[in-house]
Molecule: Glycine riboswitch aptamer
C1' cells in the first nucleotide's frame, strides 16, 4: 500500500418416485430416474521419450479447464443441503 486468495455471516438458487416390499421404521432392502457439495474423465496447448527423415513428420508417456462427462458418492414432498451469483465483515498476501 495499488489490488487481493481462503473462511465467516446474509440474500438468491436448478434437477430427479411424498414409488415398491420389510415390524430393524430417525432403519433396512428392491427397483426407477437426477447432477450443481466432493470425487472419476479429457480437447487445444506445455514438458518428454523413441522412429523415421532431417529439422519437420508420425507413434508412446506426462501434464492439462468447465455449468461437458461419468454418477463412486450424493440426492429425488417440505425442510435441511446446494455449484453459482450478489452483498456484509475481516483479511492472508502483495506490484
Nucleotide at each position: 500500500g495499488a489490488g487481493g486468495a481462503g473462511a465467516c455471516u446474509c440474500c438468491g438458487g436448478a434437477g430427479a418416485a411424498u414409488c415398491u416390499c420389510u415390524u430393524u421404521u430417525u432403519a433396512g432392502a428392491g427397483u426407477g430416474c437426477c447432477g450443481a457439495a466432493g470425487g472419476u474423465g479429457c480437447a487445444a496447448g506445455g514438458c518428454u521419450c523413441a522412429a523415421a527423415u532431417u529439422u519437420u513428420u508420425u507413434g508412446g508417456g506426462c501434464u492439462g479447464a468447465a455449468u461437458c462427462u461419468c454418477u463412486c458418492a450424493g440426492g429425488c414432498a417440505a425442510a435441511a443441503g446446494g455449484a453459482c451469483g450478489g452483498a456484509g465483515c475481516a483479511g492472508a498476501c502483495a506490484a